Source information:
The RNA shown here (transfer RNA) has 74 nucleotides and comes from a Candidatus Norongarragalinales archaeon. NCBI's taxonomy places the organism under Archaea, Nanobdellati, Microcaldota, Candidatus Micrarchaeia, Candidatus Norongarragalinales. It matches the Rfam family "tRNA". It is annotated as a transfer RNA. Gene Ontology term of the family: triplet codon-amino acid adaptor activity.
Formats: sequence, C1' cells, structure tokens
RNA sequence: GGGCCUUUAGUAUAGCCUGGAUAGAAUGGUGGCUUCCGAAGCCGCAGACAGGGGUUCGAAUCCCCUAAGGCCCG
Repeated sequence: GGGCCUUUAGUAUAGCCUGGAUAGAAUGGUGGCUUCCGAAGCCGCAGACAGGGGUUCGAAUCCCCUAAGGCCCG
C1' cells in the first nucleotide's frame, strides 16, 4: 500500500442479509415495597446504534468517507 471482518446502555449482547411507527432483553446503577436489619423477591426510573455525509416518504439496517480494533496478502 491492497483486501476482508468487527464497532449498539457501565459490561457482555438481540435486531442488520430482507429498511417501517417508542431500538429489546440480561447484568450492573438507582428509587420504592417487603424485613428488626440485610440478602433474595416484586414494582418503577435513568442509560446505547463509533463519527460525518448520501439515497429514500422512512436508515441501527443500503451506499460513500473517516476513526478505532482484528485477520490476510504484498
């Protein structure tokens, strides 16, 4: 230098191929109930599509560029 793959809450992930209404669940965090106190359990709350642009009525999903990481070739 060239090619391919990955990137979604603090953490590990579903959804992407086949575009659709409010992005889902777990764990963690936090508030409440419960308890003599705590744990467990139950009910809530907050929290994410790596960044930018394009296509489209509509993009996490398709296209381009960039960033970070990984593999292969030279």